A computed fold for a 95-nucleotide RNA from uncultured Rummeliibacillus sp., annotated as SAM riboswitch aptamer (S box leader). Model confidence (mean pLDDT): 86 of 100. The RNAcentral record of the sequence draws on MGnify. The model forms 97% of the base pairs in the Rfam consensus.

RNA sequence: CUUAUCAAGAGAAGUCGAGGGACUGGCCCGAUGACGCUUCAGCAACCAGCCAAAUGGUCAGGUGCUAAUUCCAGAGGAGUAAUCCUGUAGAUAAG
Numbered sequence: 001c002u003u004a005u006c007a008a009g010a011g012a013a014g015u016c017g018a019g020g021g022a023c024u025g026g027c028c029c030g031a032u033g034a035c036g037c038u039u040c041a042g043c044a045a046c047c048a049g050c051c052a053a054a055u056g057g058u059c060a061g062g063u064g065c066u067a068a069u070u071c072c073a074g075a076g077g078a079g080u081a082a083u084c085c086u087g088u089a090g091a092u093a094a095g
Base pairs, nucleotide, nucleotide: 001095002094003093004092005091006090011040012039013038014037015036019029020028021027023074024073025072026071041066042065043064046062047061049058050057051056070089075086076085077084078083
């Protein structure tokens, strides 16, 4: 850079000690110890493997993930409004 997906799903213990949820605004989480790291466990099924006539099934090897819809919004549009649609940005996978 290209393509696909992002309303589902799945946490304990140990350790550390003040920030964290990408960015900005909001709103949340956090000394009843968050975030991070380690171990174990789990979820999913993009790629790989296997079966198959298959846009299917199976497995769990390579990744990924396990607060909140990607937590919500950000740009544009529809609508009196609630709200909805498309996109940007981001994340993940494969190339």